[in-house]
Molecule: transfer RNA
Organism: Nanobdellota archaeon
RNA sequence: GGGCCUGUAGCUUAGCCUGGUGGAGCACCGGUCUUAUAAGCCGGGGGUCUCGUGUUCGAAUCACGACAGGCCCA
Repeated sequence: GGGCCUGUAGCUUAGCCUGGUGGAGCACCGGUCUUAUAAGCCGGGGGUCUCGUGUUCGAAUCACGACAGGCCCA
C1' cells in the first nucleotide's frame, strides 16, 4: 500500500439481509425478605446505535467517506 470482517447501555450482546416506537442478560439504584449479608422476588434509571455526508415522509438498518480494532496479502 491492497483485500476482508467488526464497532449498539458500565460489560456481553439481539435487532441490520427485508428501513417504520432501540430490546435482553449481567451490573447499578430503590423496595421486599433476613439478626445481618448473599440469593430469590417486585420496581426503576441509564443509548448522539464509532463519526460525517447523502438517499428517503422516515436510517442502528441503504450509499459514500473517515476513524478505531482484528485477520490475510504485498